[in-house]
RNA sequence: CCAGUCGGCUGGACGGCCGCGGCUGCUAUGCUCGAAAGGGUGCAGUCGAGGAAAGUCCGGGCUCCACGCGGAUACGGCGGCGGGUAACGCCCGCCGGAAGCAAUUCUAGGGAUAGCGCCACAGAGAAUAGUCUGCCGACCCCGGUUCCGGGAGUUUCUGGGAUUUGGGAGGCGAUGGUGAAACGGUGGAGUAAGAGCCCACCGCCGCGACCGUAAGGAAGCGGGCACGGCAAGCCCCGCCGGGAGCAAGACCGAAUAGGGAUGCGAUGGCGCCGCAAGGCGUACGGCCCGUCCGUGGGAGCGCAUCCGGGUAGGUCGCGAGAACCAUGCGGCGACGCAUGGUCCAGAGGAAUGGUCGUCACCUCGCAAGAGGAACAGAACCCGGCUUACAGGCCGACUGGCAUU
Numbered sequence: 001c002c003a004g005u006c007g008g009c010u011g012g013a014c015g016g017c018c019g020c021g022g023c024u025g026c027u028a029u030g031c032u033c034g035a036a037a038g039g040g041u042g043c044a045g046u047c048g049a050g051g052a053a054a055g056u057c058c059g060g061g062c063u064c065c066a067c068g069c070g071g072a073u074a075c076g077g078c079g080g081c082g083g084g085u086a087a088c089g090c091c092c093g094c095c096g097g098a099a100g101c102a103a104u105u106c107u108a109g110g111g112a113u114a115g116c117g118c119c120a121c122a123g124a125g126a127a128u129a130g131u132c133u134g135c136c137g138a139c140c141c142c143g144g145u146u147c148c149g150g151g152a153g154u155u156u157c158u159g160g161g162a163u164u165u166g167g168g169a170g171g172c173g174a175u176g177g178u179g180a181a182a183c184g185g186u187g188g189a190g191u192a193a194g195a196g197c198c199c200a201c202c203g204c205c206g207c208g209a210c211c212g213u214a215a216g217g218a219a220g221c222g223g224g225c226a227c228g229g230c231a232a233g234c235c236c237c238g239c240c241g242g243g244a245g246c247a248a249g250a251c252c253g254a255a256u257a258g259g260g261a262u263g264c265g266a267u268g269g270c271g272c273c274g275c276a277a278g279g280c281g282u283a284c285g286g287c288c289c290g291u292c293c294g295u296g297g298g299a300g301c302g303c304a305u306c307c308g309g310g311u312a313g314g315u316c317g318c319g320a321g322a323a324c325c326a327u328g329c330g331g332c333g334a335c336g337c338a339u340g341g342u343c344c345a346g347a348g349g350a351a352u353g354g355u356c357g358u359c360a361c362c363u364c365g366c367a368a369g370a371g372g373a374a375c376a377g378a379a380c381c382c383g384g385c386u387u388a389c390a391g392g393c394c395g396a397c398u399g400g401c402a403u404u
Stems, first nucleotide, its partner, number of pairs: 001400010012359007020048007030041004050375001054386002057384005062245004075241005080094005095109001096107004110236002115234002117230003132176001134172003140168003143164008184202005203225001204223004210217002249316004259307007268284001269282005287298003323342008361372004
């Protein structure tokens, strides 16, 4: 310099003006809405989105409901080993397997001799294999050719041997071809042709000194080789799991309607007198039960007061936390511990912005200048995972080339 791998950080800065939301303060202690609780309005100070606030996928906190304890079954999830953590399906380190020259990446990675099931298409054959193309045809059968012999006798019968460019029974699993996969691979020996049938190497299987906390690794020894694949198919084994969610839930609580308790309605009506307080007279005193005729009890209705529940509405839950920052220590690391410091949004579903100037970045332009700047926005909180993302910065490492 070229090519590549991995990890981390950042996500414009400062200032002016205007504006929005929370909190605190204020003789603004005012005004206004409301029955109230409480809300709105002014000024000042202070705080005010993210690395993903997102998807709501996993694990927890918190809240209510259910639940005597233990076990089993069903259902769902998880699955190499060790560690981290409040916990996890997350993270770290390692092991095995796969890809790459390498840095590094990927891995749903328990069990296929517990049982069942499946293996599409193609292909002859897909699991106690199989002859489509093929090779052989040694041994056995049929036929041809030829040689030798025997009988009848002039073209035939019969016995034996050799041979085969013929056919078959049969042998083979080597060749071609199919497939994701064809029942170890390469080479040799061997054979009629072949084949772990035999041999060498590789692979595989069993045992295994020794190493490692473990998963696991492994020198060596033995064995011709037996045991195809799929469990994100059923299943078996081990481990984990009550349900619902801040519209959880708690408190305060009108108007109206309804519920309950107590009291009153008999000191009443009508007429006359009186300014009024009051006095006199009079027939009645409603419904049900009782009556010693004085009145007693009850139902219903009306009125008044009080009580309780829920609704509207309001308040809390609601942010000092598995918090953040710095330093030190332990650990390969995830992470943990100690010390010091900081307070850091929280609501209505709605706020967290706009504009101007200077600087920085990118594009265009000689310049002046012009344009651009991602993904996206809290709603009970926290730890993860996944997904989206313009541009910029830093670090570690690998391969190649050149030079020293």
A computed fold for a 404-nucleotide RNA from a Hyphomonadaceae bacterium, annotated as Bacterial RNase P class A. The coordinates come from a structure-prediction model, not an experiment, and the mean pLDDT is 76. It was read from a public genome assembly, where an Rfam model found it. It matches the Rfam family "Bacterial RNase P class A". It is annotated as a ribozyme. A reference for the family is Frank and Pace (1998), "Ribonuclease P: unity and diversity in a tRNA processing ribozyme", Annu Rev Biochem.